[in-house]
Order: sequence, then C1' cells, then structure tokens
RNA sequence: GGGCGCGUAGCUCAGCGGUAGAGCACCUGUCUUACACACAGGCGGUCGCAGGUUCGAGACCUGCCGCGCCCA
Repeated sequence: GGGCGCGUAGCUCAGCGGUAGAGCACCUGUCUUACACACAGGCGGUCGCAGGUUCGAGACCUGCCGCGCCCA
C1' cells in the first nucleotide's frame, strides 16, 4: 500500500428502512438477625466521526478514524 471483518449501555452481544433492546454489572425495595440467593422495580446510549440517499437511517451508499485477520 491492497483485501476482508468488526465498532450499539460499564462489559458481552442482539437489532426485515418505521418507539434503540437482552443478559451480566450497578441502584432501590421485598425477603434475612445480617450477607448472599431469589423476586419486583429503576438508572444507564450524541448507535466510532462526517457527508449522501430516503417521508423516515443503528441498518443502505461514500470518505475518514480505531481494532483484528490475510496479501504485498
């Protein structure tokens, strides 16, 4: 330098172009002498960045950035 894949909550990951979700973690409550477990509820996101397409983009297109693998 070229090719491919990935980038979404603190972590691991979902997400047919139409309200951004799950599990774990964290917080509160119930339970317990207390802790843990369990149960109920809650908090938490400029969807890597910038443009474009579209009535509408996390998703499609282009460029860039970061990480990984392969080729040179």
The RNA shown here (transfer RNA) has 72 nucleotides and comes from Rhodococcus antarcticus. Rfam family: tRNA. Rfam describes the family as follows. Transfer RNA (tRNA) molecules are approximately 80 nucleotides in length. The coordinates come from a structure-prediction model, not an experiment, and the mean pLDDT is 86. RNAcentral holds the sequence, with entries from ENA. The source organism's lineage runs through Bacteria, Bacillati, Mycobacteriales, Nocardiaceae and Rhodococcus.